[in-house]
RNA sequence: AGCUCUAUCGUCUAACGGAUUAGGACAGCAGAAUACGAAUCUGCAAAUUGGGGUUCGAUUCCCUAUGGAGCUA
Repeated sequence: AGCUCUAUCGUCUAACGGAUUAGGACAGCAGAAUACGAAUCUGCAAAUUGGGGUUCGAUUCCCUAUGGAGCUA
């Protein structure tokens, strides 16, 4: 320098043939229960890397930038 893959709650991950309230596990917070805790049960909050485009509608498709990983020279 060229090419390929990749980026989603605090963490790991699902959805990605365009239309679901973006789901789950762990962690967190609150409550129940308990003499008090742990475990257990119930509930709550929490995310689509930035910008632009296509579209009635984008996490999803396209372009670009950035970060990460790999291959070639």